[in-house]
RNA sequence: AGAGUUUGAUUCUGGCUCAGAACGAACGCUGGCGGCGUGGAUAAGACAUGCAAGUCGAACGGGACUUACUUAAUUAGAGUGAAAGUGGCGGACGGGUGCGUAACACGUGAGCUACUUGCCCUAAAGUGGGGGAUAGCCCUCCGAAAGGAGGAUUAAUACCGCAUGUGGUCUUCGGAUCAUGUGGUCUUCGGAUCAAAGGUGGCUUCGGCUGCCGCUUUAGGAUGGGCUCGCGGCCUAUCAGUUUGUUGGUGAGGUAACGGCUCACCAAGACGACGACGGGUAGCUGGUCUGAGAGGACGAUCAGCCUCACUGGAACUGAGACACGGUCCAGACACCUACGGGUGGCAGCAGUCGAGAAUCAUUCACAAUGGGGGAAACCCUGAUGGUGCAACGCCGCGUGGAGGAUGACGGUCUUCGGAUUGUAAACUCCUGUCAUCUGGGAGUAAGCCAAAGCGUUAAUAACUGUACAGCUUGAUAGUAGCUGAAGAGGAAGAGACGGCUAACUCUGUGCCAGCAGCCGCGGUAAUACAGAGGUCUCAAGCGUUGUUCGGAAUUACUGGGCGUAAAGCGUGUGUAGGCGGCGAGGUAAGUCAGAUGUGAAAGCCCGGGGCUCAACCUCGGAACUGCAUCCGAUACUGCCUUGCUAGAGUAGUGGAGGGGAGACUGGAAUUCACGGUGUAGCAGUGAAAUGCGUAGAUAUCGUGAGGAACACUAGUGGCGAAGGCGAGUCUCUGGACACUUACUGACGCUGAGACACGAAGGCUAGGGUAGCGAAAGGGAUUAGAUACCCCUGUAGUCCUAGCAGUAAACGGUGCGCGCUUGGUGUGGGAGGAUUCGACCCCUUCCGUGCCGGAGCUAACGCGUUAAGCGCGCCGCCUGGGGAGUACGGCCGCAAGGCUAAAACUCAAAGAAAUUGACGGGGACCCGCACAAGCGGUGGAGUAUGUGGCUUAAUUCGAUGCAACGCGAAGAACCUUACCUGGGCUUGACAUGCAUCUCUAAGCGCGUGAAAGCGCGUGACCGGCGCUUGCCGGAAUUUGCACAGGUGCUGCAUGGCUGUCGUCAGCUCGUGUCGUGAGAUGUUGGGUUAAGUCCCGCAACGAGCGCAACCCCUGUGUCCUGUUGCCAGCGAGUAAUGUCGGGGACUCUGGACAGACUGCCGGUAUCAAACCGGAGGAAGGUGGGGACGACGUCAAGUCAGUAUGGCCCUUACGCCCAGGGCUGCACACGUACUACAAUGCCCAGCACAAUGUGAACCGAUGCCGCAAGGCGGAGGAAAUCCUGAAAACUGGGCUCAGUUCGGAUUGGAGGCUGCAACUCGCCUCCAUGAAGUCGGAAUCGCUAGUAAUGCCGUAUCAGCUACGACGGCGUGAAUACGUUCCCGGGUCUUGUACACACCGCCCGUCACAUCAUGGAAGCCGAUUCCACCCGAAGUACCAACAAUAACCGUAAGGAGGCAGGGCCCUAAAGGCAAGACUGGUGACUGGGAUGAAGUCGUAACAAGGUAACCGUA
Repeated sequence: AGAGUUUGAUUCUGGCUCAGAACGAACGCUGGCGGCGUGGAUAAGACAUGCAAGUCGAACGGGACUUACUUAAUUAGAGUGAAAGUGGCGGACGGGUGCGUAACACGUGAGCUACUUGCCCUAAAGUGGGGGAUAGCCCUCCGAAAGGAGGAUUAAUACCGCAUGUGGUCUUCGGAUCAUGUGGUCUUCGGAUCAAAGGUGGCUUCGGCUGCCGCUUUAGGAUGGGCUCGCGGCCUAUCAGUUUGUUGGUGAGGUAACGGCUCACCAAGACGACGACGGGUAGCUGGUCUGAGAGGACGAUCAGCCUCACUGGAACUGAGACACGGUCCAGACACCUACGGGUGGCAGCAGUCGAGAAUCAUUCACAAUGGGGGAAACCCUGAUGGUGCAACGCCGCGUGGAGGAUGACGGUCUUCGGAUUGUAAACUCCUGUCAUCUGGGAGUAAGCCAAAGCGUUAAUAACUGUACAGCUUGAUAGUAGCUGAAGAGGAAGAGACGGCUAACUCUGUGCCAGCAGCCGCGGUAAUACAGAGGUCUCAAGCGUUGUUCGGAAUUACUGGGCGUAAAGCGUGUGUAGGCGGCGAGGUAAGUCAGAUGUGAAAGCCCGGGGCUCAACCUCGGAACUGCAUCCGAUACUGCCUUGCUAGAGUAGUGGAGGGGAGACUGGAAUUCACGGUGUAGCAGUGAAAUGCGUAGAUAUCGUGAGGAACACUAGUGGCGAAGGCGAGUCUCUGGACACUUACUGACGCUGAGACACGAAGGCUAGGGUAGCGAAAGGGAUUAGAUACCCCUGUAGUCCUAGCAGUAAACGGUGCGCGCUUGGUGUGGGAGGAUUCGACCCCUUCCGUGCCGGAGCUAACGCGUUAAGCGCGCCGCCUGGGGAGUACGGCCGCAAGGCUAAAACUCAAAGAAAUUGACGGGGACCCGCACAAGCGGUGGAGUAUGUGGCUUAAUUCGAUGCAACGCGAAGAACCUUACCUGGGCUUGACAUGCAUCUCUAAGCGCGUGAAAGCGCGUGACCGGCGCUUGCCGGAAUUUGCACAGGUGCUGCAUGGCUGUCGUCAGCUCGUGUCGUGAGAUGUUGGGUUAAGUCCCGCAACGAGCGCAACCCCUGUGUCCUGUUGCCAGCGAGUAAUGUCGGGGACUCUGGACAGACUGCCGGUAUCAAACCGGAGGAAGGUGGGGACGACGUCAAGUCAGUAUGGCCCUUACGCCCAGGGCUGCACACGUACUACAAUGCCCAGCACAAUGUGAACCGAUGCCGCAAGGCGGAGGAAAUCCUGAAAACUGGGCUCAGUUCGGAUUGGAGGCUGCAACUCGCCUCCAUGAAGUCGGAAUCGCUAGUAAUGCCGUAUCAGCUACGACGGCGUGAAUACGUUCCCGGGUCUUGUACACACCGCCCGUCACAUCAUGGAAGCCGAUUCCACCCGAAGUACCAACAAUAACCGUAAGGAGGCAGGGCCCUAAAGGCAAGACUGGUGACUGGGAUGAAGUCGUAACAAGGUAACCGUA
């Protein structure tokens, strides 16, 4: 610091996602040790059990117990220790929680002249003298218990008077001083009033003296608390008005104290868009996490403050509470009960249950620190100190170190060579951290106690300090640390490996199982699933999930935007607010500087120190960006005062204008009415029909009525804020502009709310209605047509008065001001120059357009009329959908408008531009593409291929063009791959190793359909060796490796091929342009068959294609001369180049020539080129062929061969026989033969070329009607073989199912072959079907072509050949032309397409799921008003009952009090009406999502009716 993801690619906008850090975490897998921390976040749910607040005998009475002593005695004294009680202090601290609380609760800074403070400190003064009770104890009684009642008796530091008054409080008249806001402080003379308690030591001459701890009054301090104020910190306006003790005053009450805190009276205020009131959420802070920072989120542990203590209320006591382990009442819950009544409150520490993803021990100790009590010892202390549990976190350590290559075994991969795991292991030599065992063993301890000495003192009390000795206190813990011992021995996992993101292979699986943070993987070769090996990253942890910040400049203060991506209100006037010209003076609020106080500690940061380091702890510093006060500065801003004229405005003059309102007037046209003329149509459309018309239309003439709109002028011309405004005249009226000087003196700009205006359509009421025309009716179109087209036609359109308030209300561009190069139009003015006067021209101001520079912009584009550079103010935006929707509110007569969400869902949605593709877009061009022609197909029969059907099998492939007489240049067996049956298993075929022997081939026999199986017979070569024999080879047997597969995948492939298309295209280098994809070149003007060539041009060149080079053919020359040829010469025959000979000719086959727009004329940019002509065998590529650019179709082929992977292995291999590939209701393609007279039949007769031939071609001859047979000359070929046919000549047929046509069938034959049944071809005789030129539709062909005739060859035993490939003969017609159909090319345009129009895509309906709105209602939560009832309690009233202290001799009084009453406050409860919010609800509304549902085709191209906005 960025990255992935929208696209074919690009740039931008914009969301989603990831990498980081963190956590009181949880879950999964794993787990050696230690240190330091942390640990109920949910149910403020309920709690068993134990503990968490007591202490004081030196306040008091007093019981119990013990005992050497004492006593007759347990008699008294003394001592010990303490249950209960009175009394004192403490239970208001400490500890827990975060329910409530949006508040002076908290933070920060001030204030109290308006207060309080037990214990503590300092100072002053006291502590005198009396009295009456009461608990305990004892007795009686009630009760199950808890507990209670009565009687008697008793003490105090308990309680109550009295005295004293340093002093305090109140009060009267003064004085001084301080402060100013009421006042504060000090002080003089008076008056009134207010205190107390003892305990325990020492000494004592017994009178007292003297300590300590207490007590009382007062003043001050310290500490703690109370109250007040400024400022600060959540969301919501779909909460806009709130408030009656409310706001203030006077007086009173109350409080420690101010105060409506409370009350009486008076006034009517107080708060609020700077957000009151209401709703939701929430303890606040120091800080924590994150971040570069600014910020954002959070508020565990630690610390400060607040709050609460089962829920609600209340007071008492007290210095302090409205009190966690106190009281009273009510409620809920739980427990005990003898049913009468009682008891309880873990949000203290442990612990239990519950809910939950989830959070520990019912531990030890008061040794330390701290707290309470006490004079003290001491007691209490779940505060605290420790230990335990948990990888929950942070930090540290270890699981060994060095050497060690046969690079071992094993695993994995493999191209089979090897590579990798890997110095890793083994092995050798070491070390000893941690853990284990052994020994010894801490610090944390200071005090306390006792005695004695010194100081102090009257003192050997007390106190304080101190010296030397003494005694004693440790939970942690026999722990830390130390020592020794042994042995590498006890100690590594988790996640990931497609990209982001470090790390790759094999196997399995086969859109299954599964993965996934985003993009996305998986449909048979998955680096993405699962396993394995390997690798990578972290490491006692590693991952996942959740949450926060970051990245995110994605709420933009730092630091964003609004023409088209989301975003400028439809427009103006204007309130609050914000902002504001030039000069001077004052002030000092903002601002800046300095100082002081404060900003707790901890934390963060820096520097030291202590634990072996670190975490951790500790010391110091800095920081705490803040607040307050004081003193300064005065440039800028603010405020006050005063001036100015450049902003703004007023006045004067002038012209321009569809600016607005009202009234009046006008002509053209449509329609209608009437009348005339006139006759059969009119109207309408793509074509029609409905409609009108013989009752007289349309047409035409005249007259009239009525309504609406104003042709031409008319112009990116004018005016207006926008909407908008167009005949003419008059009246009223708004604004702008130019010129001129005078005046005012900042009066300005913007503008939340507010108000006004606001097209069309719509609504209300009343008019009006010619034309047009929603709805509606009819006619067409159509599959349908609730549309487009046509005929009618109502609202409406018009006017008046109201409402409504929206538009794609658009320049998609808020308003104002200033600044910044230009050119050229146009509207309205002014000036100059010139002119007789103008125009033209120049300057200038205000409008309105176009082009364009800088600059800006993602680009398109904008560009002095900014989208440039700046300032001010307003409005608005923050992914797409849901949705401008729901609910709520406001407005409206309604329609509806304004405001305006969420759940859920997607990973995009979008802008601009690029390249393609496409268009029922455009322009240009080409092609047998159409047209013009000729001949066909589609109808018939047959052949052949295909589909389908059938079958045991009908093997397989090819399927629009570009499959279908295709693979197949030839299925009776074979072929053959298919089926049935019979067999073989190292195999029909190859190689290697091992093995076996004498057998193998051959021959013979048996069985069999054959294959096969069985039996018999039966060899060889080389070397060594005398031979037996041995070795090797070949062969065979057996076994192992392997063979074999027309089995699958052409969507794993090579190669080859088809197709667009012989179309003219496809690209590259460098340069240039563009942010980029890309563009340019290759576009343009011409031209061409052609990206062919020329010219121009930010391009210049080049490559693959085109053309040419190659082959055939057409002309000639030269050469050649047999097997070909024969002109001339010669010879010969019945005849023939037959022979001699010849090279002239034809021809053979080699070389060369020839054609290049070369020449001439015309046209042209006088370029390319085109047109015409000459010459020439041939003329503009002469004709034909081969040759096929980049690419497209996952086109075709695994069955031609090759080949990866998968599959079969006594079978999916191999052999054999038979069958099938030929099967036949049917459909299609391609052909042949025909339907006849341009023909058929018969007879005669002429002319070829390409080619083939030895298991072959086969002549003459003979036989047969023929196919063919017999036979064999010649021929391995320019030598031999192979009668061309149509044509032509003559004759017949005479328009008919025929002398056309030949299918089908019967019979007889021939040939090939082992074999013609399934299933061959041919011949002859007989038979003689359909068919009389073919519907819709459709094919080929532009010249030696079509059409037509025959011939040859490959395959091949034969043949289905009518096919395929070639050859020669005869030999046409037509092309005006490019509008249309099809295909193609170039340019351009639109696009929502890119799998590219066979594209994309919309809505209803149907089904499933999900969330949500409405809804008769139903059930809750919260809250408000009114009313009823009303516990406990404070105050008050009164007090008859009862009454110790004071007064009084007494009676009695004062006083307090039980009970009572009253009002008040008022919990809980009740009743009733609301408000608000949540859940649920038959039914219902739309929404979203979902591989293959239905109906249409609305949008995207002119999307086939341009689309869209508002409205009905």

The RNA shown here (small-subunit ribosomal RNA) has 1512 nucleotides and comes from an uncultured prokaryote. The prediction has a mean pLDDT of 82. Rfam family: Bacterial small subunit ribosomal RNA. Gene Ontology terms of the family: structural constituent of ribosome and ribosome.